Context: one part of a larger RNA
RNA sequence: CGUAGGAUACUUGAGAGGCUCUGACCUUAGUACGAGAGGACCGGGUUGGAGGCACCGCUGGUGUACCAGUUGUCUCGCCAGAGGCAUCGCUGGGUAGCCAUGUGCCGAUUGGAUAACCGCUGAAAGCAUCUAAGCGGGAAACCGACCUCAAGACCAGGUAUCCCGGGCGCAAGCCCCUGAAGACUCGUGGAAGACUACCACGUUGAUAGGCUGGGUGUGUAAGCGCGGUAACGCGUUAAGCUAACCAGUACUAAUAAGUCGAGCGG
Repeated sequence: CGUAGGAUACUUGAGAGGCUCUGACCUUAGUACGAGAGGACCGGGUUGGAGGCACCGCUGGUGUACCAGUUGUCUCGCCAGAGGCAUCGCUGGGUAGCCAUGUGCCGAUUGGAUAACCGCUGAAAGCAUCUAAGCGGGAAACCGACCUCAAGACCAGGUAUCCCGGGCGCAAGCCCCUGAAGACUCGUGGAAGACUACCACGUUGAUAGGCUGGGUGUGUAAGCGCGGUAACGCGUUAAGCUAACCAGUACUAAUAAGUCGAGCGG
C1' cells in the first nucleotide's frame, strides 16, 4: 500500500514445511518343513540403539550478584571485627536461569490409488491365455491420515461484536460541527527479544523496585559468658547471612498528556 467504511476478537485451509530409521528377546513352536543336522512364514508381547521435539520434578554441570573456610599484604589508630588487592587470590558447597550426561514424548494406527508380481472372468484364435472389454490382491515409494505455518490464497475468504453528524449537491465534493470504536506515542516490565516485533501492566493498578513473610543455599554469625598458659573448645545457636525463586503489601515509579483514526461507505 492492497484486501472498496473503520475497528477488535475468533477462525476456514488453497498452499507450504516437518515426521518417515532399526536391533534383540519372549511367545506362537522345537510346531510347519526336514532322514537328520537344523529350523520358519503369519500373528501376539517385551525391551533397546541412533535420531527428533520439549522440559528441569529427579541425577548432575555451570552459576565472577549467595554462604563458608583459608594464605600473603595493605587500610579502617591498636585488640577484636571488617574491607581492598592477589585468575572470582585459592578452596568447599550452591538458588534462579541456561544446559545434558538427566526426564517425558515421537516415528503408532489407518484409508486411497498403485509398482514389480499374483489372480478372477474372458475373447480375438470353438483350445489356451491376468487383458484386448471388465474385475480383484499387492510395497518404507505416491496421495491422505499425524505435527507446524498459513487469506499478499490479488478468486486477498468466513463468523461474532463494536463505532460513525448536520446543511447544500445526482455524485464527487464543499461549509459548519465535532474526533467515535480503536490504535499508537510515552512509562513500568517480561522464561519475549540484536534493533524492531511480541506479551503483561499503567492508580478502577501487583508491571518492576522496595518492604514483610516463605522457600532455597550455606552450615551454628557477631557480641558476651564458661573452660584452657595458649592454639582453641563449649554455651547462647540449627545461629547468622542468603542473587535471579513463591506469595503478600501501593512505600517508590508506571503521573499528566499528546498523536493518529471518522462522520453510514465507489
Model confidence (mean pLDDT): 90 of 100. A computed fold for a 266-nucleotide part of an RNA from Corallococcus terminator, annotated as large-subunit ribosomal RNA, domain VI. Rfam family: Bacterial large subunit ribosomal RNA. Gene Ontology terms of the family: ribosome and structural constituent of ribosome. It was read from a public genome assembly.